[in-house]
Context: one part of a larger RNA
RNA sequence: GCCAGUGAGUUACGCCUCAGCAGCAAGGUUAAGCCGUAUAGGCGAAGCCGAAGCGAAAGCGAGUCUGAAUAGGGCGCUUAGUUGCUGGGGGUAGACCCGAAGCCAGGUGAUCUACCUAUGGUCAGGAUGAAGCUGCAGUAACAUGCAGUGGAGGUCCGAACCCGUGAACGUUGAAAAGUUCUGGGAUGAACUGUGGGUAGGGGUGAAAGGCUAAUCAAACCUGGAGAUAGCUGGUUCUCUCCGAAAUAUAUUUAGGUAUAGCGUUGCGUAUAUUGAAUGGGGGUAAAGCACUGAUUGGGCUAGGGGGCCUACCAGCCUACCAAACCCAGCUAGCCUCUGAAUACCAUUCAAGUGAGCGCAGCAGUCAGCCUGCGGGUGACAAGGCCCGUGGACAAAAGGGAAAGAACCCAGACCGCCAGCUAAGGUCCCAAAGUUAAUGUUAAGUGUUUAAGGAUGUGAGAACGCUCAGACAACUAGGAGGUUGGCUUAGAAGCAGCCACCCUUUAAAAAUAGCGUAACAGCUUACUAGUCAAGCGGUCUCGCGCCGAAGAUGUAACGGGGCUAAACAUUACACCGAAGCUGCGGAUUUAUUACUACUACGGUAGAAAUAAGUGGUAGGAGAGCGUUGUUAAUGGGAUGAAGCAUUAUCGUAAGAAGGUGUGGACUUUUAACAAGUGAUUAUGCGUGGC
Repeated sequence: GCCAGUGAGUUACGCCUCAGCAGCAAGGUUAAGCCGUAUAGGCGAAGCCGAAGCGAAAGCGAGUCUGAAUAGGGCGCUUAGUUGCUGGGGGUAGACCCGAAGCCAGGUGAUCUACCUAUGGUCAGGAUGAAGCUGCAGUAACAUGCAGUGGAGGUCCGAACCCGUGAACGUUGAAAAGUUCUGGGAUGAACUGUGGGUAGGGGUGAAAGGCUAAUCAAACCUGGAGAUAGCUGGUUCUCUCCGAAAUAUAUUUAGGUAUAGCGUUGCGUAUAUUGAAUGGGGGUAAAGCACUGAUUGGGCUAGGGGGCCUACCAGCCUACCAAACCCAGCUAGCCUCUGAAUACCAUUCAAGUGAGCGCAGCAGUCAGCCUGCGGGUGACAAGGCCCGUGGACAAAAGGGAAAGAACCCAGACCGCCAGCUAAGGUCCCAAAGUUAAUGUUAAGUGUUUAAGGAUGUGAGAACGCUCAGACAACUAGGAGGUUGGCUUAGAAGCAGCCACCCUUUAAAAAUAGCGUAACAGCUUACUAGUCAAGCGGUCUCGCGCCGAAGAUGUAACGGGGCUAAACAUUACACCGAAGCUGCGGAUUUAUUACUACUACGGUAGAAAUAAGUGGUAGGAGAGCGUUGUUAAUGGGAUGAAGCAUUAUCGUAAGAAGGUGUGGACUUUUAACAAGUGAUUAUGCGUGGC
C1' cells in the first nucleotide's frame, strides 16, 4: 500500500413538550410495599394531574385586581382532561464517535546525569630550571655579580587517560549522536573505582533553563477520567414529495449562539400575485439659477494700491486689486423657481390559482461569489472594499462562447436508430449554403490598444476659378527712377533698422526662396502665348494605414486555410440542446364517477381528466436487507448454510433459478426486539498478502 474483519444519535428518568394510537372521562391514575402458580394477575388512595380564577396579601369568587367609581383598563369565565404505548424534539447524565496541550492526588526513581560525602586508584618519556644552599669575586659590613648545586610551577612538548576544534563520511547508520583524519588538556579548580546523601514547584547547577534513567520552562507510574475542546476529522441501505440561507437585531460578539427572516410537516382559514383603468402623496434623474454657495468675461462704480500735482484741504490719471449693482456665460451630495420614468398606497375589472394568512411540531442558515443597472469609497485602479435593485452560481445537468462556477440559449421523471426550433452556426477538421442581391475593404484589415500623424480609398455637402480658356506643363517676359534712405569695411530686392513711393507696361514686390566678401547668377509672385475641360482648397460620414517592443515555439482567427470562407445592408433555405412536439412507460397531487371493505370517521383498488416530477443544508413519506425472539409453515445426505460462477425478475435497496464446491443445518409468513447496513475518521496495540 491493497484485501478482509471491526468501527459512531444509544440507554436511564414518578422529568418537560408535541403528534399518532389505545383505555376511561368531570374525572384520570396509582407509588413504595404485600399476595401470587411470580416479568402474568390481584391487592395497595399515600400522592400527582385536571374540573376556577384574580390579587403582593388579607381576601373575594365567574369573576377579581387597580380605583373615589357602578368608569376604563389588566388577567380570567362562556369545559376536556388524564393514564399508558410508539415516534419527533428538549432537559439531566460522557449523551453521535475519535482527538489535546494541560490541572490535581498518591506513589516510584540520583545503577544515566548534577553537586556533596567517605574510602581507594591512575598520570610513558622528554624539556625548562624559581627559591634555597655551596664556592669564587665583591663590599667598611650588607648589597650585588659569576659559576655550580638544587628541583619549584592551575610551566612547556608529548603517550596512557579525559575532552570533542575543523572537515569528510554516515543520515531506512555498524551506531536513537558514531567512524576516520585533524585538534584541546595531560601534577591539576586533574581523571577515575566502590559505598553513601540531596526528589518533582522539589533537588542539583563555575548558570546553558542545563541535568534529574534515550523524557524536563516542572520527571515517571497509577488514579480523579470517558477532564474540557464555541476547534479539525469521520458518521455505514434504497426510492418518492417539497426545498432554503449566507440577512436584521443583540452578544468579552465577530469562523460561536439567541430571537426574527427564509424551508418543511400537520391543522385551520380565505386570500396572495400579475395585467389594465382610475385616484393619490413625493422632491430622485433631468433641468434651472428664483434662494444658499462656488464661478468667467464685460460694463458701471464705492474702497484700496500706483503715478502726476500739491503749503494744507482738495484735484487729475490708471491695460492694477475689487464689494454692491447691470449684461452675457458656467456650476452643486449636504442649492431648488421647476420636475419625470419607475417604485409605493388604494379602488374597480380581468386573469390566476391554492402560490396568501394564522396556530402547532421539526429544522438548516448568520464565511457567500460573479454579472447588468443605481451609488459610496478608492486613483471616474483592482478578480478591491461597502450598500441598493435584478439575474446566475451556490444547490443546475444539456447546447453555444476553442478550453471556462457566474456570460448567451435553456431548467434533465425514464426509454426511442422519429420531428421542429433557441443561442450559435452552414469551405475542411465538424452537423448544415463554396446560397442569392447590392455595396465596402487590399490592410491577411478581419485575427489586440490610445493620444497623435498622413495627397490611402468610397459616399455626401456648400464654396472659389473656368471656352471672355481655368489647373498642370511648355515657350517668352519678369523692366525703369534705384546701389530707396539709414547703418556698415561692404549692405546693390534678399545681415539689421525705417519707409514701402512713382514711372513704363500685357505684366513685373522698395522682393517669397537659393546664392555672392559685396556685386553677379538661378528661381518665385505677376503677365502673354501654346494646349483644351475641368481644376482648387474646406467640411461631414464609411472602411482601411502608421503609431505597435519580451522573454521554451508560429502563439493576439481554436487549426487548416480564406480576397471571401472579411465587413455592411437585405432575402430564402438548412444545421443545431436533456428546450418543444410525437409514441411507449413510471410516479406525485387535485378533481370526477366506479368497485371492495368498514370501527361509518374513512381505508384500499383499478380508471379518466388536469397540473407536475433538477436539487446541497434540511423537513416529510414509503420501503429493502441483517441478527435474535414468539407463533405458524415448508425444505434438507437423491446434499442445508456458506463460498465461487452464471443466459432470470424487480423503478431501487434487492430477490429467485442453474452449475460447481461444501458436508449439516435452514427457508417462508405474521409480529416483536435491536450490539441493524462503511470506499474514506493521516481510524483500529485485529489478521492476511
This is a predicted structure of a 689-nucleotide part of an RNA (large-subunit ribosomal RNA, domain II) from a Pseudomonadota bacterium. Its mean pLDDT, the model's own confidence on a scale to 100, is 85. Taxonomically the source falls in Pseudomonadota (Bacteria, Pseudomonadati).